The RNA shown here (small-subunit ribosomal RNA) has 1395 nucleotides and comes from an uncultured bacterium.

RNA sequence: UUAGAGUUUCAUUCUGGCUCAGGAUGAACGCUAGCGGCAGGCUUAACACAUGCAAGUCGAGGGGCAUCAGGAGUGUAGCAAUACACUUGCUGGCGACCGGCGCACGGGUGCGUAACGCGUAUGCAACCUACCUUAUACAGGGAGAUAACCUUUCGAAAGAGAGACUAAAAUCUCAUAGUAUUGAUGAGGGGCAUCCCUUAUUAAUUAAAUCUUCGGAGGUAUAAGAUGGGCAUGCGUAGCAUUAGUUAGAUGGUGAGGUAACGGCUCACCAUGACAACGAUGCUUAGGGGUUCUGAGAGGAAGGUCCCCCACACUGGAACUGAGACACGGUCCAGACUCCUACGGGAGGCAGCAGUGAGGAAUAUUGGUCAAUGGUCGAAGGACUGAACCAGCCAUGCCGCGUGAAGGUCACGGCCCUACGGGUCUUAAACUUCUUUUGCGAGGGAGCAAUAAGGAUUACGUGUAGUCUGAUGAGAGUACCUUACGAAUAAGCAUCGGCUAACUCCGUGCCAGCAGCCGCGGUAAUACGGGGGAUGCGAGCGUUAUCCGGAUUUAUUGGGUUUAAAGGGUGCGUAGGCGGUCUGUUAAGUCAGCGGUGAAAUUUAGGGGCUCAACCUCUACCGUGCCGUUGAUACUGGCGGACUAGAAUGCGGAUGCCGUUGGAGGAAUGUGUGGUGUAGCGGUGAAAUGCAUAGAUAUCACACAGAACACCGAUUGCGAAGGCAUCUGACGAAUCCGCGAUUGACGCUGAUGCACGAAAGCGUGGGGAUCAAACAGGAUUAGAUACCCUGGUAGUCCACGCUGUAAACGAUGAUGACUAACCGUCGGCGAUACACAGUCGGUGGCCAAGCGAAAGCGAUAAGUCAUCCACCUGGGGAGUACGACCGCAAGGUUGAAACUCAAAGGAAUUGACGGGGGCCCGCACAAGCGGAGGAACAUGUGGUUUAAUUCGAUGAUACGCGAGGAACCUUACCCGGGCUCGAACGGCAGCUGAAUCAUUCAGAGAUGGAUGAGUCUUCGGACAGUUGUCGAGGUGCUGCAUGGUUGUCGUCAGCUCGUGCUGUGAAGUGUCGGCUUAAGUGCCAUAACGAGCGCAACCCUUGCCGUUAGUUGCCAUCAGGUUAAGCUGGGGACUCUAGCGGGACUGCCACCGCAAGGUGUGAGGAAGGGGGGGAUGACGUCAAAUCAGCACGGCCCUUACGUCCGGGGCGACACACGUGUUACAAUGGCGGCUACAGAGGGAUGCUACCUGGCGACAGGAUGCUGAUCUCGAAAAGCCGUCCCAGUUCGGAUUGGAGUCUGCAACCCGACUCCAUGAAGUUGGAUUCGCUAGUAAUCGCGCAUCAGCCAUGGCGCGGUGAAUACAAUCCCGGGCCUUGCACACACCGCCCGUCA
Repeated sequence: UUAGAGUUUCAUUCUGGCUCAGGAUGAACGCUAGCGGCAGGCUUAACACAUGCAAGUCGAGGGGCAUCAGGAGUGUAGCAAUACACUUGCUGGCGACCGGCGCACGGGUGCGUAACGCGUAUGCAACCUACCUUAUACAGGGAGAUAACCUUUCGAAAGAGAGACUAAAAUCUCAUAGUAUUGAUGAGGGGCAUCCCUUAUUAAUUAAAUCUUCGGAGGUAUAAGAUGGGCAUGCGUAGCAUUAGUUAGAUGGUGAGGUAACGGCUCACCAUGACAACGAUGCUUAGGGGUUCUGAGAGGAAGGUCCCCCACACUGGAACUGAGACACGGUCCAGACUCCUACGGGAGGCAGCAGUGAGGAAUAUUGGUCAAUGGUCGAAGGACUGAACCAGCCAUGCCGCGUGAAGGUCACGGCCCUACGGGUCUUAAACUUCUUUUGCGAGGGAGCAAUAAGGAUUACGUGUAGUCUGAUGAGAGUACCUUACGAAUAAGCAUCGGCUAACUCCGUGCCAGCAGCCGCGGUAAUACGGGGGAUGCGAGCGUUAUCCGGAUUUAUUGGGUUUAAAGGGUGCGUAGGCGGUCUGUUAAGUCAGCGGUGAAAUUUAGGGGCUCAACCUCUACCGUGCCGUUGAUACUGGCGGACUAGAAUGCGGAUGCCGUUGGAGGAAUGUGUGGUGUAGCGGUGAAAUGCAUAGAUAUCACACAGAACACCGAUUGCGAAGGCAUCUGACGAAUCCGCGAUUGACGCUGAUGCACGAAAGCGUGGGGAUCAAACAGGAUUAGAUACCCUGGUAGUCCACGCUGUAAACGAUGAUGACUAACCGUCGGCGAUACACAGUCGGUGGCCAAGCGAAAGCGAUAAGUCAUCCACCUGGGGAGUACGACCGCAAGGUUGAAACUCAAAGGAAUUGACGGGGGCCCGCACAAGCGGAGGAACAUGUGGUUUAAUUCGAUGAUACGCGAGGAACCUUACCCGGGCUCGAACGGCAGCUGAAUCAUUCAGAGAUGGAUGAGUCUUCGGACAGUUGUCGAGGUGCUGCAUGGUUGUCGUCAGCUCGUGCUGUGAAGUGUCGGCUUAAGUGCCAUAACGAGCGCAACCCUUGCCGUUAGUUGCCAUCAGGUUAAGCUGGGGACUCUAGCGGGACUGCCACCGCAAGGUGUGAGGAAGGGGGGGAUGACGUCAAAUCAGCACGGCCCUUACGUCCGGGGCGACACACGUGUUACAAUGGCGGCUACAGAGGGAUGCUACCUGGCGACAGGAUGCUGAUCUCGAAAAGCCGUCCCAGUUCGGAUUGGAGUCUGCAACCCGACUCCAUGAAGUUGGAUUCGCUAGUAAUCGCGCAUCAGCCAUGGCGCGGUGAAUACAAUCCCGGGCCUUGCACACACCGCCCGUCA
């Protein structure tokens, strides 16, 4: 000292990318802004530059005197002071000039440079060094010039030329000189190869400058030091191999030249080397380091400010001067650009400081001062200094301070809500008390300053040093201090869906917009915009850009390659990497001690100074590195010696579809010839093309051709892989076993390289039977450039050559070692054995440990280790493009980027799905019966129409549905007329009046007006009207905001849970398997054991019996009585009514079965295996239906989207569909006769009975609040008639006349009578219901209701069938299993083309 999160899925796990949270910056942009300190400030155009400044100084080197001042002299004016002019270098000084020193420092920039440029460590026995220090020695003569000045010429200018004069510390020369240089001869010593040092003798050569105040300053030579440089070398220091070969002074030698010095640095000659896969050469990019940022570190990225080095100075080149330059503010040449010009010619170089333009997202003042520090010159005073120190601008960064502190209210207001109230902004404010940093006013006021000249003084070595004194401040009246005043002068920015701290309202309505990723927005948006509130940071806050981190996502630390990306197709083998046992030696690697270096600054730690901090500063540590030196010797390496366990050889034995090349064989196929034989053959799902009377197919015989080798034959065998199969010869290779004879580590791996390498393809030449791309024809099909069929060419075969790729797969590189078992098989050994313990080498199965994301692998590893090679780093673009190499070509190898997406992917899980499989069920099919679809009508819907035809329901699961009653009403729609506290209801306040009723007028009515009657009270009020107010009202929207209710899958047998167990997990198990059932019904088995919701049962009804009870029901017995009738007394027996019980349970028998259970014309029984029917509908699905039944959130309307009234509409009508009714007739129609039901209804009602009417019905009348009265009559049945016709079928439509209900039957009722008498003669494709008291058929009742459009709905009973072989198919469903790229779940997903 190491933190993670979001995002692939319905969910999981893994792989894997993308994104975020952190830190940083020479930053920029947006909003905002009080102060101070410290730092920083053209990252772009090394683009171009106006203007000013940035390097001068010395008169103590010189000649001089243009200029200034002074002095002296002369002249003029003036009385004079004085002024002016001239002369004079005499003095202070001094422009220009000669000369000295400096200008090579300081300052700027990063163009170039991939280099000894830089860093680090060494070396120079191969070098230089002005000024400075130390030491020694010296300075004696002479000479000739030249600038300035003067004269003059040319030129626009810049400037240039000529002539004459002159000085020096300028220049030259003579002399002198050695520890100098060179040569020669000796001696001594040392080292590092060439060599170096010391010393002696000798020869030759080279010096100097003066000034002076007399103190000194300066000069020359030599030696040494210091400082600064030069050169050389080891190591380190980018990218690209789609840059693989480069090089001619190139590599080396000899000699010479050159340099301060070594060197091909240059030249002559000679040799042919040198560099390179440990990356030469080329191309691209780049100043390097100290350091900075980040990171746990290892690393990665950067090189701005400060320090060191380098390079450059408009671009390129060159030298001169000098100690030093190949010179930023020097020279020359060339070039580009700018400027001046008299057109002839000239001038310039901000990458110095300011500043300007340009470029750009973007970077400051044409400031002050030499006071300090430093530099140059000078003896010094001093001069110069855009170095430097300061100030100015900028929130650019870091640090610090402030914008007040304490007390103080359930306030107003805003916002929100479950809204008489509460919450929040909020102690926040006001207010009270207090403080005064900052600010403003006033006053004081630094340090930075040390000293120079000069003066004083001390010491001595007498011109030096020390002490004291003594000018000088740009910043600056700044910092700082004191004091007055007064909360006074001072808060924003971003965010609030998750990651990620922080939530609500309104607006908007896939629009406007947001967004770092996932993603928000289609009417209730915590995600957009605004308000309120909150959170974070705070004089800043966000955004953008870039770097590191997170990312173990390039993995040295620290990853992988069966299936996720990734093992080369295989072998041989070069370089390289790695390498068995023992021993000696060495000390390269390695380890340890010591020495040097690793600049300072920075970082870190501990101190110190600014009020703190940032900042500054002191001390210490670190600096992982390099060099030297001394040791150690285990390991690795080098060298030497030995060994045999690795490897190889030998001998013996064995094995095989191993390879190459010859020979041989039979079956099949095709063809040819001949024979037999006759009409088809062939082919397919079905056909056709094709073949065939010129004789096919079939069959027999003979012949030929080419190719491939049945059975054996497999979890077999061999081979490096590709691959290899009839028999046999020859040649060649390999492997295994046994022996332990030979060698003695000879080994493993293997980049480049070489070889082999299926099929297809290519070239040349053969061959060609079969099969068969292309092609042709026939089919299939919407089409069918396919699948199927008939033909058919390359090819398939051989030889030689090329190609070099495959799902070349075990999707698993090679080698070695180690790690439980069990079961096969092949080849050896194990005795010469038909047995066998064992063992070696192969080839398989299943598994322990272990591994793995899992599936799985598991001694033939995907386990545990070691060595080497190859390969991977998100998906697509793309194995594409370009380049290169290979190839005859086809093509192969190598192999990107732009752009684009947030995933792509592996394994496993649960579902759903499959024209997958297995098992099973259902009026699902089949077998039947009757219908629908054709007609007319009824009714609903669509469509159309309309002022309106109100609204909803729309596959199954809408359509005789909501509606179980649309003439008005209903009514929601349309037109018109009205009302606005409103048609209804509640509260409060005021006024009026009893309430209320009747009449009348206008009007379509609502409504309005008038008249009359009525006169409550306990005086509070009730009731009514009116006024005001608070609540109204809405069939307006949203069923995708909801409750409740309902449909459907489906009365299908399923759906789950707890605990346990298994799995990393999603999940699984249970619930699976066998048998069984209508059933997840039960039994058996079982890592499951139990449980819940469903099933079943419990409930209702019906069928049998018993018991209890008999009124309005019943009447057998007894009695009475009538024309008759339970009519009456009576009775409870029966029927019946309605209460309670019983009964059925595979209980019994037989058979099958372990059991559960099944089967039986079984017995018994009213009923038999669920007796029939009903109610009852699991978890859930369809955002299914309903806001118009009701309720309810939100939104909308409020003289109307509310409400009242009149009229109309919901009833329209070319058409289409659904559901029904009636028919088409004789199993019938019509007429007559006549018996038996059940279940219901009834007081504004049902009505007996009587009368009238053909009838609907009307007028009377009685019973019944109903087991009492009534509706009430059943229809089927029997008899007669009709005789197959558009009819005596059918009844639509229409005309006429009526009845009833009702305020009212025109739109728009039902019924009755008379008349009329349409379509229709059994219905195409297709389709619906039904398995027994069912279908079919017949009538009856009820609800709603004034009446009724009811043929509908819900019930009731009467009569009463047919058929089910079977499990192939259609539809739906259940369980198990399998596949899956689906999960909105196959109405899925997805590909191509076009827009």

Its Rfam family is "Bacterial small subunit ribosomal RNA".